[in-house]
Context: one part of a larger RNA
RNA sequence: UGACGGGGGCCCGCACAAGCGGUGGAGCAUGUGGUUCAAUUCGACGCGACGCGAAGAACCUUACCUGGGCUCGAACGGCUGUGGACCAGUGGUGGAAACAUCGCUUUCCCGCAAGGGACUGCAGUCGAGGUGCUGCAUGGCUGUCGUCAGCUCGUGUCGUGAGAUGUUGGGUUAAGUCCCGCAACGAGCGCAACCCUUGUCCGUUGUUGCCAUACUGUAAAAAGUGGAACUCGACGGAGACCGCCAGAGACAAGCUGGAGGAAGGUGGGGAUGACGUCAAGUCCUCAUGGCCUUUAUGUCCAGGGCUACACACGUGCUACAAUGGGCGGUACAGAGGGUCGCUAACCCGCGAGGGGGAGCCAAUCCCAAAAAGCCGUCCUCAGUUCGGAUUGCAGGCUGCAACUCGCCUGCAUGAAGCUGGAGUCGCUAGUAAUGCUACAUCAGAACGGUAGCGUGAAUACGUUCCCGGGCCUUGUACA
Numbered sequence: 001u002g003a004c005g006g007g008g009g010c011c012c013g014c015a016c017a018a019g020c021g022g023u024g025g026a027g028c029a030u031g032u033g034g035u036u037c038a039a040u041u042c043g044a045c046g047c048g049a050c051g052c053g054a055a056g057a058a059c060c061u062u063a064c065c066u067g068g069g070c071u072c073g074a075a076c077g078g079c080u081g082u083g084g085a086c087c088a089g090u091g092g093u094g095g096a097a098a099c100a101u102c103g104c105u106u107u108c109c110c111g112c113a114a115g116g117g118a119c120u121g122c123a124g125u126c127g128a129g130g131u132g133c134u135g136c137a138u139g140g141c142u143g144u145c146g147u148c149a150g151c152u153c154g155u156g157u158c159g160u161g162a163g164a165u166g167u168u169g170g171g172u173u174a175a176g177u178c179c180c181g182c183a184a185c186g187a188g189c190g191c192a193a194c195c196c197u198u199g200u201c202c203g204u205u206g207u208u209g210c211c212a213u214a215c216u217g218u219a220a221a222a223a224g225u226g227g228a229a230c231u232c233g234a235c236g237g238a239g240a241c242c243g244c245c246a247g248a249g250a251c252a253a254g255c256u257g258g259a260g261g262a263a264g265g266u267g268g269g270g271a272u273g274a275c276g277u278c279a280a281g282u283c284c285u286c287a288u289g290g291c292c293u294u295u296a297u298g299u300c301c302a303g304g305g306c307u308a309c310a311c312a313c314g315u316g317c318u319a320c321a322a323u324g325g326g327c328g329g330u331a332c333a334g335a336g337g338g339u340c341g342c343u344a345a346c347c348c349g350c351g352a353g354g355g356g357g358a359g360c361c362a363a364u365c366c367c368a369a370a371a372a373g374c375c376g377u378c379c380u381c382a383g384u385u386c387g388g389a390u391u392g393c394a395g396g397c398u399g400c401a402a403c404u405c406g407c408c409u410g411c412a413u414g415a416a417g418c419u420g421g422a423g424u425c426g427c428u429a430g431u432a433a434u435g436c437u438a439c440a441u442c443a444g445a446a447c448g449g450u451a452g453c454g455u456g457a458a459u460a461c462g463u464u465c466c467c468g469g470g471c472c473u474u475g476u477a478c479a
Stems, first nucleotide, its partner, number of pairs: 001479002003476003007473007015463002019427005026318008034309002042053002064304007076127009088105007107118004129293002132291003138287002140282003143278001145276001150189006156165003169180003195270004200238007210227002214225003241264001244258004320420001324379007336367003341360002346355003386417001391412007433455007
């Protein structure tokens, strides 16, 4: 100087407390461990691995296993030799395919020619290839402490020196934020602001959006004429700064209350992550040193596996019901996507779906029905009209192909489960809880992920305690 303390002081954070909802019990989904297996490819392991890499394993993917092929090789380039046919197209045979083999069609350009060039096969050779190892050789990228308020430097001064001071102290703040003081005076990286979005208003603009007034029109409807008010879209501005008032405060910084205001003290949300820590993660994104491999640890193909199943754990979904379940009627979003696409009306089917083909490269058309909600009605506490696992049969869709191993529909079947031990998690407001919608990946395949809107709470006395963190100080047999 740090680090540590079941030392002290001060202060924060859904850290506790106060509340609300979960998880831990059940069934299923999914990841992991374990076990099994020819293989169940690999990585990730407290927080910070475990719905993680994977925004999607039937084949492919695919790295694994079994079996069958190839060896200058699956892609590309150079050199040498040799051939004019090879490639390509098409047909046959063997084969599971890869592959092997046999037929048919068939070189081009320049040049009078010699010859040259292009293309390509074969042989040789040099560069290959490797998701093989090392993330403890590395770059790059990322997680984490932590959006915590810290981390440092120049000059000066103090100290023999390591170092100190500044950065400590008194206040204050979300903040090393600002004020005052001070052997310090300044500065940098962080904080804040500048950026995006949302909340109010104004101006401009007015289609594909809008419809107040007028006319036409209809069963109804911005459907038509028209309009530029409103909504909305786009662009440009205004607005919030403790600016105003009062109080206490040190006359400061700031704090508390009030007015006005759409908004009040960082308005809400996002992006933004200092010096560094964990030899944290990744050699399987990519790049790369070294090592290993080269008729194989490379490469092609078929089938299988990654989907196994006495079990254990994590993350979720669905429930156990009446604030509910079933049936019928009826209302209100936002954000997205669409030409190898979204697909309307209409018809068929109980349905998944099939037929059909209008419109739309989309503020125009389509996906599209929002659902919870509201209204009516049945059920009345039961393993039930709760719950839907499991299983049987019959179908639909995608795709070359759904046996291993997809999703969906109908009929039948109707398991566990009556609120979950010790423990443990999230959340402070348009939040939790709850309801639905869309998208990426994608032929098909979400209960996961990412986004969007609807409905919409309870509680916070407080900082003694648990956890993590910041500053000062003290002790130390630690570095």
The prediction has a mean pLDDT of 84. Small-subunit ribosomal RNA, 3' major domain from an uncultured bacterium, 479 nucleotides, folded computationally. The RNAcentral record of the full RNA draws on ENA, Greengenes and SILVA.